[in-house]
RNA sequence: CUGGUGGCAUGCUUAACACAUGCAAGUCGGACGGCAGCAUGCUUGUAGCAAUACAAGUGAUGGCGAGUGGCGGACGGGUGAGGAAUACAUAGGAACUUGCCUUGUGGAGGGGGAUAACCCAGGGAAACUUGGGCUAAUACCGCGUAAGACCGUAAGGUGAAAGGGGGGCGCAAGCUCUCGCCAUGAGAUGGGCCUAUGUUGGAUUAGCUAGUAGGGUGGGUAAAGGCUGCCCUAGGCGAUGAUCCAUAGCUGUUCUGAGAGGAAGGACAGCCACACUGGAACUGAGACACGGUCCAGACUCCUACGGGAGGCAGCAGUGGGGAAUAUUGGACAAUGGGGGCAACCCUGAUCCAGCAAUGCCACGUGUGUGAAGAAGGCCUUCGGGUUGUAAAGCACUUUAGUGGGGGAGGAAGGCUGAUAGGUUAAUACCCUGUCGGAUUGACAGUACCCCAAGAAUAAGCACCGGCAAACUCUGUGCCAGCAGCCGCGGUAAUACAGAGGGUGCGAGCGUUAAUCGGAAUGACUGGGCGUAAAGGGCGAGUAGGCGGUUGUGUAAGUUAGGUGUGAAAGACCUGGGCUUAACCUGGGAAGAGCACUUAAUACUGUACAACUAGAGUAUUGUAGAGGUAACGGGAAUUUCCAGUGUAGCGGUGAAAUGCGUAGAUAUCGGAAAGAACACCAAUGGCGAAGGCAAGUUACUGGACAAAUACUGACGCUGAGGCGCGAAGGCGUGGGGAGCAAACAGGAUUAGAUACCCUGGUAGUCCACGCGGUAAACGAUGAAUACUAGCCGACUGCUGCGCGAGCGGUGGGUGGCGAAGCUAACGCGAUAAGUAUUCCGCCUGGGGAGUACGGCCGCAAGGUUAAAACUCAAAGGAAUUGACGGGGGCCCGCACAAGCGGUGGAGCAUGUGGUUUAAUUCGAUGCAACGCGAAGAACCUUACCUACUCUUGACAUGCCAAGAAUUCUGCAGAGAUGUGAAAGUGCCUUCGGGAACUUGGACACAGGUGCUGCAUGGCUGUCGUCAGCUCGUGUCGUGAGAUGUUGGGUUAAGUCCCGUAACGAGCGCAACCCUUGUCUUUAGUUACCAUCAUUAAGUUGGGGACUCUAAAGAGACUGCCGGUGAUAAGCCGGAGGAAGGGGGGGAUGACGUCAAGUCAUCAUGGCCCUUACGAGUAGGGCGACACAUGUGCUACAAUGGUUGUGACAGAGGGAAGCAAGACCGCGAGGUGGAGCGAAUCUCACAAAAGCAAUCGUAGUCCGGAUUGGAGUCUGCAACUCGACUCCAUGAAGCUGGAAUCGCUAGUAAUCGCGAAUCAGAAUGUCGCGGUGAAUACGUUCCCGGGCCUUGUACACACCGCCCGUCACACCAUGGGAGUGGAUUGCACCAGAAGUCGCUAGGUUAACCGCAAGGGGGCCGGUGACCACGGUGUGGUUCAUGACUGGGGUGAAGUCGUAACAAGGUA
Repeated sequence: CUGGUGGCAUGCUUAACACAUGCAAGUCGGACGGCAGCAUGCUUGUAGCAAUACAAGUGAUGGCGAGUGGCGGACGGGUGAGGAAUACAUAGGAACUUGCCUUGUGGAGGGGGAUAACCCAGGGAAACUUGGGCUAAUACCGCGUAAGACCGUAAGGUGAAAGGGGGGCGCAAGCUCUCGCCAUGAGAUGGGCCUAUGUUGGAUUAGCUAGUAGGGUGGGUAAAGGCUGCCCUAGGCGAUGAUCCAUAGCUGUUCUGAGAGGAAGGACAGCCACACUGGAACUGAGACACGGUCCAGACUCCUACGGGAGGCAGCAGUGGGGAAUAUUGGACAAUGGGGGCAACCCUGAUCCAGCAAUGCCACGUGUGUGAAGAAGGCCUUCGGGUUGUAAAGCACUUUAGUGGGGGAGGAAGGCUGAUAGGUUAAUACCCUGUCGGAUUGACAGUACCCCAAGAAUAAGCACCGGCAAACUCUGUGCCAGCAGCCGCGGUAAUACAGAGGGUGCGAGCGUUAAUCGGAAUGACUGGGCGUAAAGGGCGAGUAGGCGGUUGUGUAAGUUAGGUGUGAAAGACCUGGGCUUAACCUGGGAAGAGCACUUAAUACUGUACAACUAGAGUAUUGUAGAGGUAACGGGAAUUUCCAGUGUAGCGGUGAAAUGCGUAGAUAUCGGAAAGAACACCAAUGGCGAAGGCAAGUUACUGGACAAAUACUGACGCUGAGGCGCGAAGGCGUGGGGAGCAAACAGGAUUAGAUACCCUGGUAGUCCACGCGGUAAACGAUGAAUACUAGCCGACUGCUGCGCGAGCGGUGGGUGGCGAAGCUAACGCGAUAAGUAUUCCGCCUGGGGAGUACGGCCGCAAGGUUAAAACUCAAAGGAAUUGACGGGGGCCCGCACAAGCGGUGGAGCAUGUGGUUUAAUUCGAUGCAACGCGAAGAACCUUACCUACUCUUGACAUGCCAAGAAUUCUGCAGAGAUGUGAAAGUGCCUUCGGGAACUUGGACACAGGUGCUGCAUGGCUGUCGUCAGCUCGUGUCGUGAGAUGUUGGGUUAAGUCCCGUAACGAGCGCAACCCUUGUCUUUAGUUACCAUCAUUAAGUUGGGGACUCUAAAGAGACUGCCGGUGAUAAGCCGGAGGAAGGGGGGGAUGACGUCAAGUCAUCAUGGCCCUUACGAGUAGGGCGACACAUGUGCUACAAUGGUUGUGACAGAGGGAAGCAAGACCGCGAGGUGGAGCGAAUCUCACAAAAGCAAUCGUAGUCCGGAUUGGAGUCUGCAACUCGACUCCAUGAAGCUGGAAUCGCUAGUAAUCGCGAAUCAGAAUGUCGCGGUGAAUACGUUCCCGGGCCUUGUACACACCGCCCGUCACACCAUGGGAGUGGAUUGCACCAGAAGUCGCUAGGUUAACCGCAAGGGGGCCGGUGACCACGGUGUGGUUCAUGACUGGGGUGAAGUCGUAACAAGGUA
């Protein structure tokens, strides 16, 4: 959220909080006196003829209120507060009790005195109560008796009772039946007590205990016992956890799990505890008593204010608390309980009903058919698909429900009649059996059965990104929201919301909370500790744990069998009953553990005896910075004294501070002081670790070797405790040369509380104490055994050899490595291998090795050691990349060497910015900026303003009209509007059709509108860099590696060699184009040597040459020498036009940059549709304080100007190029021969050369700007074209920091052409002419390639990341204190009650003639003791101004500590 039925269960988990009201324990007249009330009988009276009615009397009868008495109120029912042991579970035990019940034995004789009720009189509001009087008993008390009982050593002593009812015979006594009574056995049942074992967490609780532990002797109890009093002893418990604190009812069982375990203890059943809170006893068989008593306290209620009453944790119910839990129901019919002889009464136990989908189980909400695959919905690629046989329709059925009718079982008994047997004297009574009779049901309108009608009354919830079954659309746009984890949402969301569809479960579904599992994630089964969390810093050693060989005994552990127990229920197996199931029920099996018992003796234990292999002792030796103390040594540093000597010294990246003319540094001699010990020296030695270094001496510890002898398991490990323990630090006293925290100064720097420098105090040293930590590291605990080798080096012993040396065997110390182990790295006889024993330690990161508490310390601090909160990671090893102010190798006009520029000036052009109605848009480091644009006056044009159109400027389809088309008038800026005229085509099956125009309606057109971060295509860039990959194989758990690395070599992953790789692909190279040489072929429009000819290759001719354009040749390290490895190759040479890629081009691997482009084009989605579409005119894209990129022209003499018979290549040309000629100073004009072009033309190449002039000047440089006059193109040059002429003549004298290009036909310089194009290049793309300089070289800058190394980076260094401060929030520590809870100790106090004592008072039973006594009661008093009070401590919770750190929080501040050599490791 939803909800049809039935069955069976379950239902205050919170406030053991407070309770209104009703009910939940009574019963017995067969114990008793009685008679208030009811009924009956009898008697009397009154009324009446009578029946009868009324009144009075009578306890005579049935019965019975209240009372005496008996039994029961200790059961049943509730709850779980307390309690960690006076509890529970299991197994045992001895010193007890047990009403009613069963079964025995023996009795029940005879007396007495009271007292309720009742009556009378009082008190009180009430509750209740006082006094006097009468009375009964199965109430109470003596006496007698005593088999058995109890006490006592014995003798002996002590102690009892009750009667009632029925029956007949009877005067009575008596008889009989039955229920009771007393004493005492036994049993059964229930209970009390004791013992062992088990039973939560905390050591940040380590010591606790005086009746405490035990004994003696009294007391007490039903009973053992310090249970209790006195005395004696000084014990008892505790690291196997005492005491204290916190939490908790325990168990059978329940849930989960493969099990071992873990969690729980609701219902049912056993036990315990409690009954408003605390205390106490009485009665009784049983209680210290839920519905009893007394006292105290809190609370509630009544009251006449004096005083009283109460206890739902019984059943219902109320309030309250809470997320949350039911009816103030029916009945005693059944089962059971109490009383009773019984009938019967009571019974909120119980049986039923009611409420709740709270759980489990069962059933239903229809079934069959039905394609036009309906309508509608949703999706769509527009074809369709899906919802979906689903619905409708048709044909059926009727469970459940509804209405009606019928109808079990739960009932057995009890009563009564008859009868048989028993008992008895008895056919009475009573008991037992049999047969009749009338009866007993809350549930209940039951279950169940039959009939009727009718699909009729009955389906939802969650989910659909992965885990995990199920997908699309729309909306939204990091918003709203989702989310168990990962995560989703920023305009195409299968994750949000809705819808359609689907999946799952189904009268439920989903969420939340909780438990176990998965989790081997606390690991007994079954984990770990070199680097992930984790080995104690090290040692000797206590308790404990573990322990060599042989034998004997024992039998504790162990093993096997048996016996007892292990309640029932549950679980399991197997039957049965409800239609099934859930549920109920019969039977069976099993069962850990515990106890007893019998047996076994391998192993462990234990006792004894023995052994020598472990361990130790003795003897002789060996090496060593092992330790402690004393003595004395040289080099160096510094200081002081004296000499020589003069201006610097010192220090650094560079400097400065500092020292020095008062003489430094340097040098020489002398003196003093302190500290450390060069060389030897080592991967060396010693030590438990820390650690130990000149030498000598003394004392002393350990290790090792060899050979014998001895002891005889004496061993290993080791919680706690004890000792040692670097550096730094602390205390006291010394010492102080050098070094050097702090500090000072100088530098560096943005800053520099640092790195560097100059100084310098604690300290470093010694003695004696303290401290007790380190990356105290092999990040590797100790011990023992076993398991391939090889190579060193330290120290012993030993064999052989003349010797160099070669072997063997111990101890210690290194390197590599097999098996094995390991996540990998790695370890590998010195294990991280294989095993055993013992100890320490770990359990996600942060908070935190912190807080609090304890202990230690003089302090600093150490040690032990949390939680709240927060994150989804933190971490290890290895891999591939990327990066490094890491390394190695190599390349590039990358630097260097050069040449020329840019940056300064003017102008051109692009961009930014600004401006504007608009200055359309895009491109933005290299890789935007003379870029898209190979060319904006209109057009282009996308922008702005104004005027217009709306099926549209353009496409397709439909209808109507008209051929198309052309000319023309008027209005208007034009689009456009409105007229007029000419024209009548083509095909035809004669219907019409095709093209075109106009009009109309609708589908649609249209968009340079958005998104290049939705895309295709294309392009840029790294980069023409040499790389990028694959197959198979091999290696690795894997990511991956190998190949592709290595040695050479190259321009090249080019080639060679090597090689667990062998091959292959895309790239490189080559093939292609062009250029350089030659040959052949072909000669027109090209060419012209020879011949002829002309003004001219002009023409004839030629095919030689140039050239053209086709095919070939040529270059391959082929040859020689050297070098290299005999390779690849490299160097040199020859020949050759060209030589090692001859020059140039085209050609761009895998990929990178969410690079660029939606405005070339295409395209998804979104947006506009009388407008974001379309047309027209004008304007704008050309603005201008400024900034900047790219260029041009210059600044001049290697030049300018003028003159003058030079020499190209490659291109273009029909709406074209245009010659000759003429005109113009010129731009150009006129005109038009030739040419679609090796023929004609653009078209004179320029620099150069040869002359002349200028003479260093803002000029004869430079040409901007401006005025005037023109030319050309074009509809049109105003905004806004190019060019010409005349005039004008600006800035500029070589350009700061910085920066660009170029290695040869290159740079530089000179001109020519083309595309675009009507016109408009200083731009772009081409072409040729002239034509250099330099390269030692790879240290450095930039970029790149390969290998290697480090990494905390992987959106990959434009990375990552630390701390303070500021702000917000959260939890927490300290804190003057404050308020509660709990508890220890000391003291005061002392209700009720019990026990003890008792001078007072009082008193029926017994004794006594009496007085009186015994006994009791009241009172008094003592002890114990609840509540309460005072003082002082402990623990704990809450709170607290202020304060400490911590955590968290998209874009705060300051720096840059760490990660690379992180720029000071």
Molecule: small-subunit ribosomal RNA
Organism: metagenome